[in-house]
Molecule: transfer RNA
Organism: Dictyostelium discoideum
Parts: sequence; C1' cells; structure tokens
RNA sequence: AUGAGACUAGCUCAGUUGGUAGAGCAUCGGAUUCCAAAUCCGGCGGUCCUGGGUUCGACUCCAAGGUCUCAUA
Repeated sequence: AUGAGACUAGCUCAGUUGGUAGAGCAUCGGAUUCCAAAUCCGGCGGUCCUGGGUUCGACUCCAAGGUCUCAUA
C1' cells in the first nucleotide's frame, strides 16, 4: 500500500429476513453456615466505536472516518 474481519454491560460474547438489547462471569443484597467456601434467590449495570444518510422506525441497510487483528507485497 491492497484485501478481509472485528468493535454491543467492568470482562467474554449472543442478538440476520429493520420493530423500543440479552446471557455467563464479575459486583451488590439476601437465604443457607458456628464462620467461610460452594450452592440457591434477587438487584445493579448499555447515548450498541464516531458523526452522517435512507426509513414511520436502524445494533441491524448505505457511504465516510477511527482503533485493533489477519493475509499478500
């Protein structure tokens, strides 16, 4: 330089024919226990990388930018 892929909760990731975003872990509270661990129950947590376009409506479609990864040279 060219091509491809990824970006969603603190972390790892789901979310496809566009219709108001979820799980596990972590964290907080409770139950249990002499205490703790483990287990169980519940809660908290997101301007979906950025700003635009299309649309009644965008995490999802379109063009551009950013960061990271891979391949080729």